[in-house]
RNA sequence: AGAGUUUGAUCCUGGCUCAGAAUGAACGUUGGCGGCGUGGAUUAGGCAUGCAAGUCGCGCGAUAAGUGUAGCAAUACAUGGAAAGCGGCGAAAGGGACAGUAAUGUGUGGGUACCUACCCCGAGGCCUGGGAUAGCGGCGGGAAACUGCCGGUAAUACCGGAUAAUAUCCUCGGAUCAAAGGUGUGAUUCCGCCCUGGGAUGGGCCCACAUGCUAUUAGCUAGUUGGCGAGGUAAUGGCUCACCAAGGCAAAGAUGGCUAGCGGGUGUGAGAGCACGACCCGCGUCACUGGGACUGAGAUACUGCCCAGACACCUACGGGUGGCUGCAGUCGAGAAUCUUCGGCAAUGGGCGCAAGCCUGACCGAGCGACGCCGCGUGCGGGAUGAAGGCCCUCGGGUUGUAAACCGCUGUCGAGGGGGAUGAAAUUCUGGUGGGUACUCCCAUCAGAUUGACAGAUCCCUGGAGGAAGGGUGGGCUAAGUUCGUGCCAGCAGCCGCGGUAAGACGAACCACCCAAACGUUAUUCGGAAUUACUGGGCUUAAAGAGUGCGUAGGCGGCCUUGUAAGUAGGGUGUGAAAUCCCACAGCUCAACUGUGGAACUGCGCUCUAAACUACAAGGCUAGAGGGAUAUAGAGGUGAGCGGAACUGAUGGUGGAGCGGUGAAAUGCGUUGAUAUCAUCAGGAACACCGGAGGCGAAGGCGGCUCACUGGGUAUCUUCUGACGCUGAGGUACGAAAGCUAGGGGAGCGAACGGGAUUAGAUACCCCGGUAGUCCUAGCUGUAAACGAUGAGCACUAGAUCGAGGGACUGCACAGUCUCUCGGUCGUAGCGAAAGUGUUAAGUGCUCCGCCUGGGGAGUAUGGUCGCAAGGCUGAAACUCAAAGAAAUUGACGGGGGCUCACACAAGCGGUGGAGGAUGUGGCUUAAUUCGAGGCUACGCGAAGAACCUUAUCCUGGUCUUGACAUGUUUUAGAACUCUCCUGAAAGGGAGGGGUGCCCGCAAGGGAGCUAUUGCACAGGUGCUGCAUGGCUGUCGUCAGCUCGUGUCGUGAGAUGUCGGGUUAAGUCCCUUAACGAGCGAAACCCUUGUCACUAGUUGCCAGCGAGUAAAGUCGGGGACUCUAGUGAGACUGCCGGUGUUAAACCGGAGGAAGGUGGGGAUGACGUCAAGUCCUCAUGGCCCUUAUGACCAGGGCUGCACACGUCCUACAAUGGCGCGUACAAAGCGAUGCAAACUCGUGAGAGCCAGCAAAUCGCACAAAGCGCGCCUCAGUUCGGAUUGCAGGCUGCAACUCGCCUGCAUGAAGCUGGAAUCGCUAGUAAUCGCGGGUCAGCACACCGCGGUGAAUGUGUUCCUGAGCCUUGUACACACCGCCCGUCAAGCCACGAAAGUGGGGGGCAUCCGAAGUCGCCGAGCUAACCGCAAGGAAGCAGGCGCCGAAGGUGAACUCCGUGAUUGGGACUAAGUCGUAACAAGGUAACCGUAA
Repeated sequence: AGAGUUUGAUCCUGGCUCAGAAUGAACGUUGGCGGCGUGGAUUAGGCAUGCAAGUCGCGCGAUAAGUGUAGCAAUACAUGGAAAGCGGCGAAAGGGACAGUAAUGUGUGGGUACCUACCCCGAGGCCUGGGAUAGCGGCGGGAAACUGCCGGUAAUACCGGAUAAUAUCCUCGGAUCAAAGGUGUGAUUCCGCCCUGGGAUGGGCCCACAUGCUAUUAGCUAGUUGGCGAGGUAAUGGCUCACCAAGGCAAAGAUGGCUAGCGGGUGUGAGAGCACGACCCGCGUCACUGGGACUGAGAUACUGCCCAGACACCUACGGGUGGCUGCAGUCGAGAAUCUUCGGCAAUGGGCGCAAGCCUGACCGAGCGACGCCGCGUGCGGGAUGAAGGCCCUCGGGUUGUAAACCGCUGUCGAGGGGGAUGAAAUUCUGGUGGGUACUCCCAUCAGAUUGACAGAUCCCUGGAGGAAGGGUGGGCUAAGUUCGUGCCAGCAGCCGCGGUAAGACGAACCACCCAAACGUUAUUCGGAAUUACUGGGCUUAAAGAGUGCGUAGGCGGCCUUGUAAGUAGGGUGUGAAAUCCCACAGCUCAACUGUGGAACUGCGCUCUAAACUACAAGGCUAGAGGGAUAUAGAGGUGAGCGGAACUGAUGGUGGAGCGGUGAAAUGCGUUGAUAUCAUCAGGAACACCGGAGGCGAAGGCGGCUCACUGGGUAUCUUCUGACGCUGAGGUACGAAAGCUAGGGGAGCGAACGGGAUUAGAUACCCCGGUAGUCCUAGCUGUAAACGAUGAGCACUAGAUCGAGGGACUGCACAGUCUCUCGGUCGUAGCGAAAGUGUUAAGUGCUCCGCCUGGGGAGUAUGGUCGCAAGGCUGAAACUCAAAGAAAUUGACGGGGGCUCACACAAGCGGUGGAGGAUGUGGCUUAAUUCGAGGCUACGCGAAGAACCUUAUCCUGGUCUUGACAUGUUUUAGAACUCUCCUGAAAGGGAGGGGUGCCCGCAAGGGAGCUAUUGCACAGGUGCUGCAUGGCUGUCGUCAGCUCGUGUCGUGAGAUGUCGGGUUAAGUCCCUUAACGAGCGAAACCCUUGUCACUAGUUGCCAGCGAGUAAAGUCGGGGACUCUAGUGAGACUGCCGGUGUUAAACCGGAGGAAGGUGGGGAUGACGUCAAGUCCUCAUGGCCCUUAUGACCAGGGCUGCACACGUCCUACAAUGGCGCGUACAAAGCGAUGCAAACUCGUGAGAGCCAGCAAAUCGCACAAAGCGCGCCUCAGUUCGGAUUGCAGGCUGCAACUCGCCUGCAUGAAGCUGGAAUCGCUAGUAAUCGCGGGUCAGCACACCGCGGUGAAUGUGUUCCUGAGCCUUGUACACACCGCCCGUCAAGCCACGAAAGUGGGGGGCAUCCGAAGUCGCCGAGCUAACCGCAAGGAAGCAGGCGCCGAAGGUGAACUCCGUGAUUGGGACUAAGUCGUAACAAGGUAACCGUAA
């Protein structure tokens, strides 16, 4: 510090996600030790049990057990110390929790009208009396808790009197107020007591500022705000009361609602911030829930009291008792949080003179890997790189120095020992010194006394022994292979993996990361500049309010003087400690801890400064406004007027249609339309001018005239003197549609009716037509109300056009300067880009509005406005990983331009109809093997299925190392060959003959071969062409496809390759930020067309000769043809024209050939997961007595039917017969076969010749000549069938070809539709070849005869280039919308219904304070007494908790039914949007 994810790719916007750190955590797996921390976050739910606050006998009385003394004993006295009581102090601290509380709180800084036990300092005092009461004793009640009566007792308990100031009050005269003693032989000396002043500490109260969310809470408030008086309090105060006034708070958010203890700090972060408030510290609050007071220095009191309530327990049923949010512990709920431990040794607290007692505060231990920190699980050597595992290309690699093995060490743990330290005090005893009034105090020395718990360093024993796991391995993100699985099982934080080769699932091996832990989940901060103060945006991505005016507020020109609030500097107080940071130090280190420093960015006080802001005062004119004079304009409102057009009415002319459309029809018209003329009426809108022109704030404004009226501009520089800008709320205006009322109504025209179109057509088109459109008065308040661009001011290159004004040049329709307004282009800059660019989207300032992923949704709900429609404000649940902007390359368009092609047109001939052949589908079948499927499958693989071929085709019979290959093993045998049985054959079974070669004397061994046995393996036309290679088809012989360097662009990319010409061509030329190059095109290659040369057999024969019936037959010849080798030739080279002087085109000459001469081979980058695993090769999978192999028979030929490709025809341009002419290219030894003979013929017989320019196949046919046929189902046509033959072959039944005779079907030129072809082509005619035993209408070639038409590009199809739009990129066979149907989820409404909350009203009214009464009761004081004073019980009153009732408010559940919404591989109907999306789309409104 970033990364992944929207796209084919890019850039941007924008969300989602990840890597980091953290936690009082939890869960999963695993788990050696120690140190230091930490541990009920949920039910402030309920609690058994024990403990958590007592202490003082030096305050008091009495006194048990025990002991001692006296006594015979009872008993007395002393000692003693337990329990209880009176009394004092404490119990208000310490400890726990965070329910409530948004301010009676907290934090910071101030203030004072107050109090403060114990403590410290100072002053003074402590005199004298009295009456009770607990305990106790006696008698009772009660189950208990507890309690009654009588008697008697003490005090540092209680009360009176005296004394009385420095205290209090005061009318300044005065008045009032206290005490307690104890110890001790002994106290003005010790411990206490009383009054008083001060301090310290702790508190009370007040003020300022700060301290959550919510306006879908906007008004709240009657003790409320203030005053006077009184009461009350420690004290101010409506704190309370009476009276008076009517105030107080609030947009800087009152009141209400929701949430929450606050701070020091903690986590994170670079910081600013954001989140949190466990442990520790400070403050507040609470103590079962609610209320109340008492006591006291202090409480409205956690382990006190009273009352009410809920809950629980005891009970003898009468009545009582209780409060763990103290420490342990328990139940419950929960994902989840510990021991019913030890000790007061230390620190601290209470009481006490003290010893000491108490102390679940605290110190320790225990449990939990909950966190942080530390240590260990060994160290060194050790290669045959062992075994095993995994992978493998079978060579090896890896695990891996890892192990084994050898040597060593001894941390931690285990067992044993040892004991530093945490302990210093207090106290006691003794001594010394000092103070002194002493029983006291201080200092010091010596001795004695105190450890719950922890226990280091160290020593001994022993031995590598007891101690490693978790997660991950597709990218982000470090780390990969094999197997299994087969969109299953599963994974997943995001993107996404899995449908037979998964580095993503599961396992194994290996690796990576961390390590006593590792992962997961949850949460916080970060990354996120993704709420932007630091530090974001708003033309198109989310976002400028439709526009003005204007309130509050914010901001604001120049100069002078002053003040000092802000501001700046200095000083000072405070900012608790802990924490953080720095330094040092202590535990072996660290965590942890200590000491010191710094810091705590804050607040207060004070001094200084006066630039800036502010404030006060004064001035100025550049902002703003006023005045005067001119001036442009569809600015606004009202009234009047006008012509054209339209419609209607009346009349005339006229006479059959009009109208409308793509075409029609509905409609109108002989009752006279349309057309035309005249007149009249009516309503609405204002042609030309008219313009990117003008005006207005916007909406908007257009005939002319008048009236009223708003604003602008220029000039003069005359006046005022900052009067300004913006503007939350507010208010006014605000297109169209719409609403209310009243008018008006020509045209147009939602709805509606009809006609068409259509599969449908509730639309588009047509004919009608009501609201409405118009006017008046009101309402509504929205638009894609747009420049998708808020307003104002200032600054920052220009050029040009338009509108309005002014000045100057003597004038000017010309020019220059200047002000204002409206446009276009463009520099810098800005911007993601498109673009913008003085009219900013540039650079700054001021103010307002708005945005924060998409959907849900501008919806629901609440509020408010509206007559309604609806507007404004405006969520959430849920769901997705995107949604989106701009630009790029493609593809596509029922977009455009240019161009090409047998693409169309123009022609010729076909197909589609018939019969047959052949292939395919379908059907059938035991089987009809498989593949190919638009073009680019279908006479295709198959260049030839009777058996064979032939296949997991079918039926049946067989073989199992196999039909075929290699190696090895066992046994036997030479090899080899013959015969027989069975069988359909394959196969099975039996028997015979025969013995070779090499070594060796022999036995025996060896090589090779055969058979046999076993093992490796063979074999597979089995699957996957979507795992592949190779090959092929197609676009397409279309002209394209790219690269290097440069340049442009943030980039994808662009440029080049575009443009102007030209070409068959990205062919060439010119221009040019491009210059070059490559693959294609062309050329090179083959063939054909002309000529030359060379050569001359098997070919040829002109001339010469020979010879024949004839024939190049022969001698010869190379002239010619030809053969086959080498060359020439054609290049727009020449001429003319056009063109840019180019490329090139047109025409011409010459030439055998002319503009690539014809044909072929040759097929760029790529596309179709195109085809082929059945040519071959090959990964993986599958079969292995079978999916392999062999055999027989059948099938692939099956036939209602459909399609493709062909053949033959339908006839006279023909058919038949006879005669007759001319090719090319091939093939031939298992072959071609002449001649001859036989046969009507197919063919047969016999054989010459020929490995072929020699011989053969082999007669070419159409053609030509003659003859017949004469338009008919024929002398056309030949299917079908019968008979008889031939050939091949082991074999022609299923199922071959041919011949002869006979038979003689359909068919008379073919619907919609569709195919081929531009010249030696189509058409037509035959010939040959491959395959092949045989079988050719197919296929591949060959030649013969030999046309027509077109010179165009409107249309159909396809293609190329440029351009345009796009929401497509699997690319239009694309994308995508809505209803309906199904499932599921959350939400809204809903008759109602259930509950919570806070108020209001009212009733009842406990305890209790206060007030009044107090006839009852009463020890202290007064009084001789009676009685009084004073107090109490009791009663009444105000207030008053809980409770009851009532009407509202608010929140949360639930609810038949209902509404829309989200989501969900393959449901239904249509086709709305994206291209001109086939009616351009969209916004508002109505139906």

A computed fold for a 1487-nucleotide RNA from an uncultured bacterium, annotated as small-subunit ribosomal RNA. The prediction has a mean pLDDT of 83. The RNAcentral record of the sequence draws on ENA and SILVA.